[in-house]
Context: one part of a larger RNA
């Protein structure tokens, strides 16, 4: 001086308490241990691994196995010799590759140059191993409020002091006080998005008045809304009470928004020898007819089982059939999006308009709102499983894709001990959109709708912060 403590005292957080809504039980989808296998590539392990890398494994991917190949090599630099490249076909093979034939004569400053084959060794090459040799990035404590420095002062020294103390903060936030003055990363603010308003602009957006129309269609209009650039605006600025005449609290007025309005982005000094040599770099070590390349198939999709994570349900606040063209916001989109008509029960298919899109497509929001019908059952709940037939996508759905339709119609009647998530437009519940992408989301990110209950408190749990105090710890 830290670190501990089932020591002390103060303070905070969905920590606990009040509450809604899971999860642990069921079907399935998804990771993951086991185990199985030729191979089930590898990594990640309490919180901080397990819908994690992977924003998408049929072939490619792909790193693994099997069997067929190839050795200066799939790639890159240097040298030599040859030849334009390149397309096409024909045998053989699972391909890769062999073999053969045909068509083709490139650019130059005449030194060559691109591209190709072929040979020589300098080399390539390695998703091998070391994340306990490293650099980058990244989790965690934690957006927690606290991490130090100068110079001065005290102490023999380690160090102390500044940061301790008294009020107050979300905050080492501000006041006051004090051998301390003073400064630095942190906090706050500056920055993006939201709630309001005016200026400026009216087109692809808007439509109040005047025509017009099936329709904001057109002609107009610049008021509204939007849209997007600039401004305003919130400071405890104004009263009032406390307070120490401070810092601040409480109530108020005014105001769209009240005291950090709401959100985001931004993460100090460290800590976990925490994660990652398989994004990438990289020292070391190891392989070089192979731990390098290519390839054809097959695996990563196995299944007695175990456990995270979702989804879908076990119904009547609900299913089913109809009506009402009810009512968004956020995005994408030429190898695209894909209207309309036509055919098809239906996925879809034909044919095509339009549109690099405030113009035109995706596009149907959907819960919700009318009416009606089921009457509480394993059912008109639920939708696994399985059968037939059919459809797209792509060389190719048989291991292993996804959709439609007809049949079939499982377990599950609210789920032990334990446990998770939230405090407002938030849970809960309803669709919609996007990346990744040929195809193949219950996943991730993202957008709106509809919208609740409860918070008495800090006794205890579980984190965390300061200040004391104890020690056989360092």
């Nucleotide at each position: 001086u830290g670190a501990c403590g089932g020591g002390g005292a103060c303070c905070c957080g969905c920590a606990c308490a009040a509450g809604c809504a899971g999860c642990g039980g069921a079907g399935c989808a998804u990771g993951u241990g086991g185990u199985u296998u030729a191979a089930u590539u590898c990594g990640a392990a309490g919180c901080a691994a397990c819908g994690c890398g992977a924003a998408g494994a049929a072939c490619c991917u792909u790193a693994c196995c099997a069997a067929g190949a190839c050795u200066u090599g799939a790639c890159a630099u240097c040298c030599c010799u040859c030849g334009a490249a390149u397309a096409a076909c024909u045998a053989a093979g699972a391909g890769a590759u062999u073999a053969g034939u045909u068509a083709g004569u490139c650019c130059u400053u005449c030194g060559g140059g691109a591209c190709g084959a072929g040979g020589a060794g300098a080399c390539a090459g390695g998703u091998g191993g070391u994340g306990c040799a490293u650099g980058g990035u990244u989790g965690u404590c934690g957006u927690c409020a606290g991490c130090u420095c100068g110079u001065g002062u005290c102490g023999u020294g380690a160090g102390a002091u500044g940061u301790u103390c008294g009020g107050u903060u979300a905050a080492g936030u501000c006041c006051g006080g004090c051998a301390a003055c003073g400064a630095g990363c942190g906090c706050a603010a500056c920055c993006c998005c939201u709630a309001u308003u005016a200026u400026u602009a009216g087109u692809u957006g808007c439509c109040a008045a005047u025509a017009u129309u099936a329709a904001g269609u057109u002609a107009g209009g610049a008021a509204c809304u939007c849209u997007a650039a600039u401004a305003a605006g919130a400071c405890u600025g104004c009263c009032g009470u406390g307070g120490a005449u401070a810092a601040c609290a409480c109530g108020g007025a005014g105001g769209a928004a009240g005291g950090u309005g709401g959100g985001g982005a931004u993460g100090a000094c460290g800590u976990c020898a925490a994660a990652u040599c398989a994004u990438c770099a990289u020292g070391c070590c190891c392989c070089u007819u192979a731990c390098g390349u290519c390839u054809u198939g097959g695996g990563c999709u196995a299944c007695a089982c175990a456990c995270g994570u979702g989804c879908u349900a076990c119904a009547a606040u609900g299913g089913g059939u109809g009506g009402a063209g009810a009512c968004a916001a956020a995005g994408a989109g030429c190898a695209g999006c894909g209207a309309g008509c036509c055919u098809g029960u239906a996925a879809a298919g034909g044919u095509a308009a339009g549109c690099a899109a405030a113009u035109c497509u995706c596009a149907a929001a959907a819960a919700a709102c009318c009416a009606u019908u089921c009457u509480c059952a394993g059912u008109u709940c639920g939708g696994a499983u399985u059968g037939u037939g059919g459809g797209c996508u792509g060389c190719a759905a048989c291991c292993c894709g996804c959709c439609c339709a007809c049949a079939u119609g499982a377990a599950g009647u609210c789920g032990g001990a334990g446990u998770u998530g939230c405090u407002a437009g938030u849970a809960a519940u309803c669709c919609c959109g996007a990346a990744u992408c040929a195809g193949a989301a219950u996943g991730u990110c993202g957008g709106g709708g509809u919208g609740a209950a409860u918070g008495c408190g800090u006794u205890c749990c579980c984190g965390g912060g300061u200040c004391u105090u104890g020690u056989a710890c360092a």

A computed fold for a 474-nucleotide part of an RNA from Bubalus bubalis bubalis, annotated as small-subunit ribosomal RNA, 3' major domain. Rfam family: Bacterial small subunit ribosomal RNA. Lineage of the source: Eukaryota > Euteleostomi > Sarcopterygii > Artiodactyla > Bubalus bubalis.